[in-house]
Context: one part of a larger RNA
Molecule: large-subunit ribosomal RNA, domain IV
Organism: Oleomonas cavernae
């Protein structure tokens, strides 16, 4: 000096990214207990008190024929200790607010999380030799199922809801027209031959599906606008003009896990608050199952605040083992 333990005056988070560590709490029995809620919780909420060891009374459970033997409980008297769950074991507690409804999974060896899953919702595709999925194929799974079943996607409990746009893509449906291969067809034309004929080439014109086309569909992939001008103090505009588009963003929520400008601007906590918490709304760039907004329970998730604690600190200080480090 390092490590791992114990201990500390007054202070009690002033350390720090951040109470990280450590410190408080712990057991059992009695009292007593909020908001809010899905009425199950929340809750060991919170926050009080009692616990030893001596005798007595009641009650009363096992077991025994009984005597009694082992207990449990309740309720008085008395005593010792700084200290009575007397070591060891053995929850610190609220409160706000995101996020994800829970219990579950996960980067074997840097992430356990708002990531995944999930129960419920929705779309979709399958009528059985099923769609789908492996195989080159028999052929297997699917399934010894059978549409209250299988497969795909996508939301992610519950509660309220999920507006607007099919122009684009893409999926479904249509078949009249147009294009459109191989093929059919053969007007025709070449070349060779003196010719039959041989060869090589070819115009209409009939040829699917696809595509153009014509319609359906957004819990399919997606998208949801600009400039002007107006109201008897100003300011703002319920109002009106215009210009685009397929529609121009509704509920709800909002400086948010989203706001650049920003420490926005009011308010609340502090003696002082880029965080926090309630609002405003100007939303650089939210918003409805790429789900919106809300939610009681939950959670080794993130954010602020309190109370209790304590060497985190202010400021180190001693002590005990182990090493380190000088001699030998």
């Nucleotide at each position: 000096c390092g490590a791992u333990g114990c201990u500390g005056a007054a202070g009690g988070a002033a350390c720090u990214c951040g109470g990280c560590a450590a410190a408080u709490u712990g057991a059992c029995c009695c009292c007593g207990u909020a908001a809010c809620u899905u009425c199950g919780g929340a809750a060991g909420a919170a926050g009080g008190g009692g616990u030893g060891c001596c005798u007595g009374u009641c009650a009363u459970u096992g077991c025994g024929c009984a005597a009694g033997c082992a207990g449990u409980g309740a309720u008085g008297g008395g005593u010792g200790g700084c200290a009575c769950a007397g070591a060891c074991c053995a929850g610190g507690g609220g409160g706000u607010a995101g996020c994800g409804a829970c219990u579950g999974u996960u980067u074997a060896c840097u992430a356990a999380a708002a990531a995944c899953a999930c129960a419920g919702g929705g779309c979709u595709c399958u009528g059985c030799g099923a769609a789908g999925u492996c195989g080159a194929g028999a052929g297997a799974c699917g399934a010894c199922g059978u549409a209250u079943a299988g497969g795909g996607u996508c939301u992610g409990a519950c509660g309220c809801c999920u507006g607007c746009c099919c122009g684009g893509u893409g999926c479904c449906g249509g078949a009249a027209g147009g294009u459109u291969a191989a093929g059919a067809g053969g007007a025709g034309a070449u070349g060779u031959g003196c010719a039959a004929g041989c060869a090589u080439u070819g115009a209409a014109u009939c040829g699917a599906a696809g595509c153009c086309c014509c319609g359906g569909u957004a819990a399919a992939c997606g998208g949801c606008g600009g400039c002007c001008g107006u109201a008897a103090c100003u300011a703002u505009a319920a109002c009106g003009g215009u210009c685009c588009u397929a529609a121009g963003g509704u509920a709800g929520c909002g400086a948010a896990a989203u706001u650049c400008c920003u420490u926005g601007u009011c308010g609340g906590g502090u003696a002082a608050g880029u965080u926090c918490c309630g609002a405003c709304c100007u939303g650089c760039a939210c918003g409805a199952a790429u789900g919106g907004c809300g939610u009681a329970a939950c959670g080794a998730c993130u954010u602020c605040c309190c109370c209790a604690c304590u060497g985190u600190c202010u400021c180190c200080a001693g002590c005990a083992u182990c090493g380190g480090c000088u001699c030998a």